A computed fold for a 75-nucleotide RNA from Candidatus Avigastranaerophilus faecigallinarum, annotated as transfer RNA.
[in-house]
RNA sequence: GGGCUUGUGGCGCAGCGGUAGCGCAGGGGACUCAUAAUCCCUUGGUCGUAGGUUCGAAUCCUACCGGGCCCACCA
Numbered sequence: 001g002g003g004c005u006u007g008u009g010g011c012g013c014a015g016c017g018g019u020a021g022c023g024c025a026g027g028g029g030a031c032u033c034a035u036a037a038u039c040c041c042u043u044g045g046u047c048g049u050a051g052g053u054u055c056g057a058a059u060c061c062u063a064c065c066g067g068g069c070c071c072a073c074c075a
Stems, first nucleotide, its partner, number of pairs: 001071007010024004018055001026042005048064005
């Protein structure tokens, strides 16, 4: 330098054009003598950043930034 891939709540992930969801974690409650486990309720993100397309974008396009992988070049 070229190519591929990935970036979503604290963490792990889903969502593949119609205003974001699951598990764990956190908070409250039930149960228990109590703890754990279990069950119920619940807080929390506008989707890496900036533009574009569209009536509408996490989802499509472009550039850039970060992570991972491969190839090439130099030494």
Rfam family: tRNA. Its family is annotated with triplet codon-amino acid adaptor activity in the Gene Ontology. It is annotated as a transfer RNA. Rfam describes the family as follows. Transfer RNA (tRNA) molecules are approximately 80 nucleotides in length. RNAcentral holds the sequence, with entries from ENA.